Molecule: transfer RNA
Organism: Pseudarcicella sp.
């Protein structure tokens, strides 16, 4: 140089047009003599940009990055 694939919370993974979830992790709470377990609470997130659509995390596209293959 080409090909193909992925990009979501601090970490992993869901939601393939209609409120963006879980888990685990952090804080904060009750419980405890302290602390570990347990519960309840909270905070945090769609790689950038442009498009299409009434509506985009999902489509298109055009760049950034990772990872695989080809030569």
């Nucleotide at each position: 140089a080409c090909g193909g694939g992925c990009g979501u919370a601090g970490u992993a993974u869901a939601a393939g047009g209609g409120u963006a979830g879980u888990a685990c992790a952090a804080a904060g709470g009750u419980c405890u003599c302290c602390a570990a377990c347990a519960c309840c609470u909270u905070u945090a997130g769609u790689c950038u940009g442009a498009g299409u659509u009434c509506g985009a995390a999902u489509c298109u596209u055009a760049g950034c990055g990772c990872c695989c293959g080809u030569g």